A computed fold for an 84-nucleotide RNA, annotated as c-di-GMP-I riboswitch aptamer. Model confidence (mean pLDDT): 85 of 100.

RNA sequence: AAGCGAUAAAGGCAAACUUAUGGAAACAUAAGGGCGCAAAACUAAAGGGCCUUACCCAAAAAGGGUUGGCAGCCAGUUACCGAA
Numbered sequence: 001a002a003g004c005g006a007u008a009a010a011g012g013c014a015a016a017c018u019u020a021u022g023g024a025a026a027c028a029u030a031a032g033g034g035c036g037c038a039a040a041a042c043u044a045a046a047g048g049g050c051c052u053u054a055c056c057c058a059a060a061a062a063g064g065g066u067u068g069g070c071a072g073c074c075a076g077u078u079a080c081c082g083a084a
Stems, first nucleotide, its partner, number of pairs: 004082002012037002017032006035072001041077003047074002049070003055065003
């Protein structure tokens, strides 16, 4: 330095659900909560994937566009600790 990840130490994050607020929705934020997490930190126009659809096209539908979202799906970037 790379890799690896322990019933180690010190700290950290926070799923479902509930309440409030925002939103068309997905979802977000705050408080409670704690399923889990060694990157559950950051990145969402210039990787893939998934979700949404107020609005537009379509004939009403299928479908498509567009919009917004998800980093706790993969990916990229950076990082704490140190047993085997």